SAM riboswitch aptamer (S box leader) from a bovine gut metagenome, 96 nucleotides, folded computationally.
Model confidence (mean pLDDT): 81 of 100.
RNAcentral holds the sequence, with entries from MGnify.
[in-house]
C1' cells in the first nucleotide's frame, strides 16, 4: 500500500511496587483488595503444520504472531435526528 477482522473469549498465580486506558482535545475510567513492565499460565485460530476427507468444510493447537476492564473505554468527520443507528477517518492485530 492491499485486504479481513475489531459488542465473543482468557488469572483469587509469581517477582516487583506507581501508574495506566495508542497519540491530542475534552469526558469516563482502572488502580496499593497492587498500575505499567517481567515470568508462569490462560484466550483464540490469521498464518504454517497435523489429522479428516461433503475442501472456499470440520478438527487439532506443535510452530509464527496476536490477545487476556470497559464496543478500538466514549465523542472529535459526514449523514440522519435531539438518547440512537448507518457510515467515514484515525488506530489495533493478521495475512500479502
Nucleotide at each position: 500500500c492491499u485486504u479481513a477482522u475489531c459488542c465473543c473469549g482468557a488469572g483469587u498465580g509469581a517477582c516487583u511496587g506507581a501508574g495506566g486506558g495508542a497519540a491530542c482535545a475534552g469526558g469516563c475510567c482502572c488502580u496499593a483488595u497492587g498500575a505499567a513492565g517481567u515470568c508462569c499460565g490462560g484466550c483464540a485460530a490469521c498464518c504454517u503444520g497435523c489429522u479428516u476427507u461433503u475442501u472456499u468444510g470440520a478438527g487439532u493447537a506443535a510452530g509464527g504472531u496476536g490477545c487476556c476492564a470497559a464496543a478500538u473505554c466514549c465523542u472529535g468527520c459526514g449523514g440522519u435526528a435531539u438518547u440512537u443507528c448507518c457510515g467515514a477517518a484515525a488506530g489495533a492485530u493478521g495475512a500479502g